[in-house]
């Protein structure tokens, strides 16, 4: 460094409920835990989703990092 244990310490938090924001996808806060070894961060490529259009697309603007890939930073340390 790769890797990731029925390890230790700690971390995050799906669905659902409440409040607020947003046309919406969805976001933020509180409760709550299905899960997660990057479920930390970045919309760069693909996917999906929302909104828009005298053109319906190989379009525009957004959302999603808990869809996949990629980039980047990082705690712990058994076996290999």
């Nucleotide at each position: 460094c790769c890797c990731g244990a029925u390890a230790a310490a700690g971390g995050c938090a799906a669905a659902c409920c409440c409040g607020c924001c947003g046309u919406g996808a969805g976001g933020c806060g509180g409760g709550g835990a299905c899960g997660c070894a990057a479920a930390g961060c970045c919309a760069c490529g693909g996917g999906u989703c929302a909104g828009g259009c005298a053109u319906a697309g190989a379009c525009c603007u957004g959302a999603u990092a808990g869809c996949c890939g990629g980039g980047u930073u990082a705690c712990c340390g058994a076996a290999g």
Source information
This is a predicted structure of an 80-nucleotide RNA (c-di-GMP-I-GGC riboswitch aptamer) from a Candidatus Rokuibacteriota bacterium. It was read from a public genome assembly, where an Rfam model found it. The prediction has a mean pLDDT of 90.